[in-house]
Predicted 3D model of a 73-nucleotide RNA (transfer RNA) from a Myxococcales bacterium. The organism belongs to Myxococcales, within Bacteria. The coordinates come from a structure-prediction model, not an experiment, and the mean pLDDT is 82. Its Rfam family is "tRNA". Rfam describes the family as follows. Transfer RNA (tRNA) molecules are approximately 80 nucleotides in length.

RNA sequence: GCCCGCGUAGCCCAACGGUAGAGGCAGGGGAUUUAAAAUCCUCCGAGUGCGGGUUCGAGUCCCGCCGCGGGCA
Numbered sequence: 001g002c003c004c005g006c007g008u009a010g011c012c013c014a015a016c017g018g019u020a021g022a023g024g025c026a027g028g029g030g031a032u033u034u035a036a037a038a039u040c041c042u043c044c045g046a047g048u049g050c051g052g053g054u055u056c057g058a059g060u061c062c063c064g065c066c067g068c069g070g071g072c073a
Stems, first nucleotide, its partner, number of pairs: 001072007010025003018056001027043005049065005
């Protein structure tokens, strides 16, 4: 330099172009326990890397950047 994939919450990971986004871990509160662990109940968080474009409508499609991973050279 070229090609491919990825970028969504503190972490992991979903979401045919259509309700402004699911779930798990972690975290707060409670139940249980002598006390913990485990378990159960409950609460909580993100407008999707950045900037444009297409569309009635974009996390999703297109373009350009940035970052990460892999391959070729």